[in-house]
The RNA shown here (transfer RNA) has 73 nucleotides and comes from an uncultured Bacilli bacterium. It was read from a public genome assembly. Rfam family: tRNA. By type it is a transfer RNA. Its mean pLDDT, the model's own confidence on a scale to 100, is 80.

RNA sequence: GGGGCGUUAGCUCAGCUGGGAGAGCGCCUCCAUGGCAUGGAGGAGGUCGUGAGUUCGAUCCUCAUACGCUCCA
Numbered sequence: 001g002g003g004g005c006g007u008u009a010g011c012u013c014a015g016c017u018g019g020g021a022g023a024g025c026g027c028c029u030c031c032a033u034g035g036c037a038u039g040g041a042g043g044a045g046g047u048c049g050u051g052a053g054u055u056c057g058a059u060c061c062u063c064a065u066a067c068g069c070u071c072c073a
């Protein structure tokens, strides 16, 4: 220098043909128990790495770019 993959909630990760942003764990509140553990119910929490483009509409498509892993030189 070139190629590939990854980047989504505090953590680990899903996600769809382009139209509802989600799960588990964690956190908060309540209920059950004398209390803990545990179980149940509810809730908060997101620029979907960044910028631009296409589109009625982008986490998703296109371009550029940042970081990480990896391969080639």
Base pairs, nucleotide, nucleotide: 001072002071003070004069005068006067007066010025011024012023013022019056027043028042029041030040031039032038049065050064051063052062053061